[in-house]
Context: one part of a larger RNA
RNA sequence: CUGGGUGUAAAGGGAGCGUAGACGGACUGGCAAGUCUGAUGUGAAAGGCGGGGGCUCAACCCCUGGACUGCAUUGGAAACUGUUAGUCUUGAGUGCCGGAGAGGUAAGCGGAAUUCCUAGUGUAGCGGUGAAAUGCGUAGAUAUUAGGAGGAACACCAGUGGCGAAGGCGGCUUACUGGACGGUAACUGACGUUGAGGCUCGAAAGCGUGGGGAGCAAACAGGAUUAGAUACCCUGGUAGUCCACGCCGUAAACGAUGAAUACAAGGUGUUGGGGAGCAAAGCUAAUCGAUACCGCCGCAGAGGCAUUAAAUAUUCCACCUGAGGAGAAUGUUCACAAGAAAGAAGCUC
Repeated sequence: CUGGGUGUAAAGGGAGCGUAGACGGACUGGCAAGUCUGAUGUGAAAGGCGGGGGCUCAACCCCUGGACUGCAUUGGAAACUGUUAGUCUUGAGUGCCGGAGAGGUAAGCGGAAUUCCUAGUGUAGCGGUGAAAUGCGUAGAUAUUAGGAGGAACACCAGUGGCGAAGGCGGCUUACUGGACGGUAACUGACGUUGAGGCUCGAAAGCGUGGGGAGCAAACAGGAUUAGAUACCCUGGUAGUCCACGCCGUAAACGAUGAAUACAAGGUGUUGGGGAGCAAAGCUAAUCGAUACCGCCGCAGAGGCAUUAAAUAUUCCACCUGAGGAGAAUGUUCACAAGAAAGAAGCUC
């Protein structure tokens, strides 16, 4: 390199948009670049290959044939690829009607609870644990009642429920706004798929500036435990957690399963449409989308997957190639930094 692979053995990019490229629906005509075919020229000789011959044989040498699978010019073919012209509606998109949803952004509002403050009642304990102690409390705590402050999170509903490309999204209302789905079949007429680079989004932690700070809580302090205890348990407690703007760009970013299309037994739920029949409520079919479980064919080393494939096929991208050394070194790019991206080798087995 090829081949073979990528759920769990090495291996799917965290996710999307999209450039180049690659690939691409049905019908008709033209062209003839690819493709096929005829002719001509060339493809030196030697060598190699086939058949003969000469040295006693062989090596060696000579003759002859074919080959040199190529290139150029030229005459044709038109199925396929290409290109060009025209047409089509099934792919794709638009329109119209409709319902569902924690999809996003911003503003406002609400109640429960914790903490704190003030006041009342009230008295000696409270708290905590396996047991304790540190801690709080006669300067009146804990408990309880009333009032107030402030921040954060939204019990029940809640569901292998919903939405989103992924990360993720859950009190209520309003404004703005994205997508998907169903029905219809009016419009465009292949406008498609994938996508190296590129751009954008991207949990938590972390960073910068300015706010905020109730609870929780790295670090830290103390009390225990213990042989020790830089822990597990307890009492405290600062960054942080929250908001605004900017950065970081990583996760077991997981379905450990890239995207798209077609095709191949079924069964049972949930969810969003839809509507035929009987109709009072309602019940029961066919059907489109999503989601979960079970289960054939097939696949797989197995466990298992199985119309949401890990089956059968096609297109495109990404990635893997023994273990360690090592996701380290070096140079590079990015970043305020932390670090991220990219990423060898010696050597050892």
A computed fold for a 349-nucleotide part of an RNA from an uncultured bacterium, annotated as small-subunit ribosomal RNA, central domain. The prediction has a mean pLDDT of 87. The full RNA is in RNAcentral, with records from ENA, Greengenes and SILVA.